[in-house]
About this RNA
The RNA shown here (Bacterial RNase P class A) has 380 nucleotides and comes from a bacterium. It is recorded under the gene name rnpB.
RNA sequence: ACUGUCGGCCGGAUGGUCGCGAGCGGAAAAUUGCUCGAGGAAAGUCCGGGCUCCAGAGGGCACACUGCCAGGUAACACCUGGGCAUUGUCGCAAGACAAUGACGGAAAGUGCAACAGAAAGAAUACCGCCGAUGGUGACAGCUCGUCUGCCACACAGGUAAGGGUGAAAUGGUGGGGUAAGGGCCCACCGCACAGCUGGUAACAGCUGCGGCAUGGUAAACCACAGUGGGAGCAAGGCCAAAUAGGCAGCGAGGAGUGGCCCACUCCGAAUCAGACGCUGCGGGUAGGCUGCUCGAGAGUGUAGGUGACUGCACUCCUAGAGGAAUGACCGUCCGAGUGGCAACACUCGACAGAACCCGGCUUAUAGGCCGGCAGUAUCC
Numbered sequence: 001a002c003u004g005u006c007g008g009c010c011g012g013a014u015g016g017u018c019g020c021g022a023g024c025g026g027a028a029a030a031u032u033g034c035u036c037g038a039g040g041a042a043a044g045u046c047c048g049g050g051c052u053c054c055a056g057a058g059g060g061c062a063c064a065c066u067g068c069c070a071g072g073u074a075a076c077a078c079c080u081g082g083g084c085a086u087u088g089u090c091g092c093a094a095g096a097c098a099a100u101g102a103c104g105g106a107a108a109g110u111g112c113a114a115c116a117g118a119a120a121g122a123a124u125a126c127c128g129c130c131g132a133u134g135g136u137g138a139c140a141g142c143u144c145g146u147c148u149g150c151c152a153c154a155c156a157g158g159u160a161a162g163g164g165u166g167a168a169a170u171g172g173u174g175g176g177g178u179a180a181g182g183g184c185c186c187a188c189c190g191c192a193c194a195g196c197u198g199g200u201a202a203c204a205g206c207u208g209c210g211g212c213a214u215g216g217u218a219a220a221c222c223a224c225a226g227u228g229g230g231a232g233c234a235a236g237g238c239c240a241a242a243u244a245g246g247c248a249g250c251g252a253g254g255a256g257u258g259g260c261c262c263a264c265u266c267c268g269a270a271u272c273a274g275a276c277g278c279u280g281c282g283g284g285u286a287g288g289c290u291g292c293u294c295g296a297g298a299g300u301g302u303a304g305g306u307g308a309c310u311g312c313a314c315u316c317c318u319a320g321a322g323g324a325a326u327g328a329c330c331g332u333c334c335g336a337g338u339g340g341c342a343a344c345a346c347u348c349g350a351c352a353g354a355a356c357c358c359g360g361c362u363u364a365u366a367g368g369c370c371g372g373c374a375g376u377a378u379c380c
Base pairs, nucleotide, nucleotide: 001376002375003374004373005372006371007370008369009368010367012333013332014331015330016329017328018327020037021036022035023034024033025032026031039351043362044361046360047359048358049357050356051232052231053230054229063228064227065226066225067224068082069081070080071079072078083103084101085100086099087098088097089096090095105222109221110220111217112216126163127162128159129158130157133156134155135153136152137151139149140148141147142145171189172188173187174186175185176184190212191210193208194207195206196205197204198203236290237289238288239287246281247280248279249278250277251276253267254266255265256264257263297316298315299314300313301312302311303310304309334349335348336347337346338345339344
């Protein structure tokens, strides 16, 4: 320097014109002025909280989630540090570094394991090995026997070293022993158990002891331990039309004569209930206001801590909504691509987009910057 990978950050800048939304103003009005107006993910709605209402004496079952240890935090399935395991790189090795891990329990019980394989947890034997012992047969010997020796067969039987199957095969390596073998015996490693030491702990180390029991699988049921009441800003609070219900109170009209009222005449009612009309009250709908954005807030400095993070000081804070706004064009610059010898010309500027608010995780993201690690090449 390039390439790869991991982590962090930025994610077009600036000026003008027009437009859209909100707030505060001016004007009698038409209309007009000023200020402000998306993100690192505003997304998925997957976890965890705040806030609000409802429910709830306490406990249990069921259901769901979590599951190495310690710390951080309002809390978490998040973050930090540590332990262990696996994988990779380097190294003769000891070990170092990096990445990843739903990383507690398989000696309570139940279940599952395709295909292959003899056999998948109960034991078993396909090839192979052996055939000591028993059996059968050949040969030799003599003391002539249900004898002895030797050989063969692979019949009974033994074996689980080796091969083969499988993701996984009943601790591993080496030696002794054996007919052949096997923790059958021994040494070392592993494992179980007990003790001691170090560590807050997970865990690690050492010593003793046991021939090894308890194969795998719990993002299978399950047992153990822990956590979780429900619904969500369409939560909730306040004000409050029209219409139709509810409750209470009040109410007798219609026709004729007459210009109208009074009055008169006729009809009807005159106990309750119902119906009708008016008034009032109450619940509730539309609608309006609120909740609403200053908050577990951000930046800088400083102190503590390995770190996540925390304390203190100073400074900063301007979407608030309705389903709807947050844009377009032009100039200059920046970056990328294409064409061109060049000057330059043309095209393009990722993903996406708030709606009660925060902390995380996950997913999308053109291009650029910074850093760690690995590899390659060149130079010293």

The sequence is in RNAcentral, with records from ENA. It matches the Rfam family "Bacterial RNase P class A". Rfam links the family to the GO terms dimeric ribonuclease P complex, tRNA processing and ribonuclease P activity. Rfam describes the family as follows. Ribonuclease P (RNase P) is a ubiquitous endoribonuclease, found in archaea, bacteria and eukarya as well as chloroplasts and mitochondria.